The RNA shown here (SAM riboswitch aptamer (S box leader)) has 103 nucleotides and comes from Lutibacter oceani. Its mean pLDDT, the model's own confidence on a scale to 100, is 78. NCBI's taxonomy places the organism under Bacteria, Pseudomonadati, Bacteroidota, Flavobacteriales, Lutibacter. It matches the Rfam family "SAM riboswitch aptamer (S box leader)". Rfam's curators write: The SAM riboswitch is found upstream of a number of genes which code for proteins involved in methionine or cysteine biosynthesis in Gram-positive bacteria.

[in-house]
RNA sequence: UAGUUAUUAAGAAAGGCAGAGGGAAUAGACCUGUUGAAGCCUUGGCAACCCUUUAAAAAGAAAGAAGGUGCUACAUUCUACCAAAAUAAUGGAAAGAUAACAU
Numbered sequence: 001u002a003g004u005u006a007u008u009a010a011g012a013a014a015g016g017c018a019g020a021g022g023g024a025a026u027a028g029a030c031c032u033g034u035u036g037a038a039g040c041c042u043u044g045g046c047a048a049c050c051c052u053u054u055a056a057a058a059a060g061a062a063a064g065a066a067g068g069u070g071c072u073a074c075a076u077u078c079u080a081c082c083a084a085a086a087u088a089a090u091g092g093a094a095a096g097a098u099a100a101c102a103u
Stems, first nucleotide, its partner, number of pairs: 003101006013043005021032003026080004044072003049068002051064004076095001081092003
């Protein structure tokens, strides 16, 4: 740098620095931000992908949370592509995010 597989409507705080935007990209909406957003640091917490154990092979299941990540407003904020549909609810896809594998 592109790829494969799995998951993606649940869950989870505070302090310091900082100083205007943020919610992936394009468009439309909507929410949020000086009652300090994004970002960085510290300490917590949530979860259970890798991991450890049950356990001897595969798949699956249960428990654990030392380690490697990850996350800690709003369904991945919603919609835009397809099907259905009265416009919507719905299902599927594309894209994104996370993890493992592999090149």